[in-house]
RNA sequence: UGUAUGGGACGGCCGAAUCCGCAACAGCUUGCGGAGCGGGGGGACCAUUUCGCGGGGUGAAUCUCGCCUUCGGGCGGCGGGUAGGUCACCUUCUCAGACCGAACCCGACAGCUAACCUCGUAGGCCAGAGAAGGACGCGGC
Numbered sequence: 001u002g003u004a005u006g007g008g009a010c011g012g013c014c015g016a017a018u019c020c021g022c023a024a025c026a027g028c029u030u031g032c033g034g035a036g037c038g039g040g041g042g043g044a045c046c047a048u049u050u051c052g053c054g055g056g057g058u059g060a061a062u063c064u065c066g067c068c069u070u071c072g073g074g075c076g077g078c079g080g081g082u083a084g085g086u087c088a089c090c091u092u093c094u095c096a097g098a099c100c101g102a103a104c105c106c107g108a109c110a111g112c113u114a115a116c117c118u119c120g121u122a123g124g125c126c127a128g129a130g131a132a133g134g135a136c137g138c139g140g141c
Base pairs, nucleotide, nucleotide: 011126012125013124014123018035019034020033021032022031023030024029036121037120038119039118040117041116046111054109055106056105057104058103063081064080065079066078067077068076084100085099086098087097089134090133091132092131093130094129095128
């Protein structure tokens, strides 16, 4: 000097998933409570024929085409596309792109829905450029 790994701090991203207090405990922890944020159930009115093939919820994550698997269908696997979604303080404009397009839950049952009831507050990550306007933070004096 460089690289890798671990920890901490600062600045940020997806997401509702943040902050405060009191205990315990020494671990970046655990428990309880509160605020904030987010979700579900739940009248009247309105809406909805019902059942059979169930139906429903969180989420951007739907719908498809081809191949494999199979006697076949289905589930599943691989690949392509796609509704939709994200990209660094915020909004707009210009140019150029990149990525996601999952997973899980309820258990025969739920439209909307005031009062009311109830649940969650995790996890995973790290960066295109320019302009205009705005907002905020840190440090120093």
A computed fold for a 141-nucleotide RNA from a Dehalococcoidia bacterium, annotated as c-di-AMP riboswitch aptamer (ydaO/yuaA leader). It was read from a public genome assembly, where an Rfam model found it. Rfam family: c-di-AMP riboswitch aptamer (ydaO/yuaA leader). On this family, see Barrick et al., Proc Natl Acad Sci U S A 2004: "New RNA motifs suggest an expanded scope for riboswitches in bacterial genetic control". The prediction has a mean pLDDT of 77.